[in-house]
Context: one part of a larger RNA
RNA sequence: UUGGGUUUAAAGGGUGCGCAGGCGGCUUUUUAAGUUAGUGGUGAAAGCGUCCAGCUUAACUGGAUACCCGCCAUUGAUACUGGGAAGCUUGAGUCCGUCUGAGGAGAUUAGAAUGCGUGGUGUAGCGGUGAAAUGCAUAGAUAUCACGCAGAAUACCGAUUGCGAAGGCAGAUCUCUAAGGCGGAACUGACGCUGAGGCACGAAAGCGUGGGUAGCGAACAGGAUUAGAUACCCUGGUAGUCCACGCUGUAAACGAUGAUCACUAGAUGUUCGGACUUCGGUCUGAGUGUCCAAGCGAAAGCGAUAAGUGAUCCACCUGGGGAGUACGUUCGCAAGAAUGAAACUC
Numbered sequence: 001u002u003g004g005g006u007u008u009a010a011a012g013g014g015u016g017c018g019c020a021g022g023c024g025g026c027u028u029u030u031u032a033a034g035u036u037a038g039u040g041g042u043g044a045a046a047g048c049g050u051c052c053a054g055c056u057u058a059a060c061u062g063g064a065u066a067c068c069c070g071c072c073a074u075u076g077a078u079a080c081u082g083g084g085a086a087g088c089u090u091g092a093g094u095c096c097g098u099c100u101g102a103g104g105a106g107a108u109u110a111g112a113a114u115g116c117g118u119g120g121u122g123u124a125g126c127g128g129u130g131a132a133a134u135g136c137a138u139a140g141a142u143a144u145c146a147c148g149c150a151g152a153a154u155a156c157c158g159a160u161u162g163c164g165a166a167g168g169c170a171g172a173u174c175u176c177u178a179a180g181g182c183g184g185a186a187c188u189g190a191c192g193c194u195g196a197g198g199c200a201c202g203a204a205a206g207c208g209u210g211g212g213u214a215g216c217g218a219a220c221a222g223g224a225u226u227a228g229a230u231a232c233c234c235u236g237g238u239a240g241u242c243c244a245c246g247c248u249g250u251a252a253a254c255g256a257u258g259a260u261c262a263c264u265a266g267a268u269g270u271u272c273g274g275a276c277u278u279c280g281g282u283c284u285g286a287g288u289g290u291c292c293a294a295g296c297g298a299a300a301g302c303g304a305u306a307a308g309u310g311a312u313c314c315a316c317c318u319g320g321g322g323a324g325u326a327c328g329u330u331c332g333c334a335a336g337a338a339u340g341a342a343a344c345u346c
Stems, first nucleotide, its partner, number of pairs: 004317003007300002012314001014201004021194003025088007033081002035077008049065006091191001092188003095184005103177007110154001114150008125136002162169002206247006215241002220236004258313006266291011295302002319346003328339004
């Protein structure tokens, strides 16, 4: 490079927005750049291929022809692609109406539980385990009642539920705000799809500054267990977990399945709309589940939410180890992240 692939064998970027680039709906007209036909020029000779000829043959040499499928110029063609002009409405969007939701941000607030404080009742244990011990307790614990304070998380509802691009999102109320579905068909008239770089978002842990700290709890300490026990179990417990602002930029960031569009039997749940209804339901749009026809697949399985049949664009893979390492570079306060080899070896 050609070809083949990417759910699980190597391989889909964590997710979105989007410049360049690539690709792009229907009709008419024009142009003739791509495309295509003819003609002319050029494409050196030698060599190579084919057919002849000359040295006794061959190598070798000579002649003819073919090839060089290219480039340039010119005259035509106009289906497709491209450029220009005009129009269209089905793609895309706007508008109006309506609906839904743990979508996001801020503020306020509620009850249960837990811990602590004070006071009351009350007396000898409590706690913990496989069994124990460390620990707590006559300076009155545990238990129980009353009052108060603090921080964190929101039982039931709750679901194979819903929303969000992903990460993710759950007590209640208010304010601000984004998105989506459905119906109408009023408006714009291809405004679209994808998207290398770039920019933004991005769980947990971690980092910086300042707060906060009830419970839990890396590290650490003690008690057990054990041959040992730097563990599993128990008693404590610091960072952290929480808040504000900033950084980090990674995850089995998973549906291990990139985005968009079109097409391709059915059955049955469920969420939110719409139309009709004899109020039983039927049809229809958008999601979300299950079982399956064809088809696909190495199989497991997938199966209109495809891993089926096609189209466009991006990303990625090419034996195992060495290695996501070294070196260099970029980013970062650091931790580290990103990019990313080779020798050697099987």
Model confidence (mean pLDDT): 88 of 100. The part of an RNA shown here (small-subunit ribosomal RNA, central domain) has 346 nucleotides and comes from a Bacteroidota bacterium. The source organism's lineage runs through Bacteria, Pseudomonadati and Bacteroidota. RNAcentral holds the full RNA, with entries from ENA and SILVA.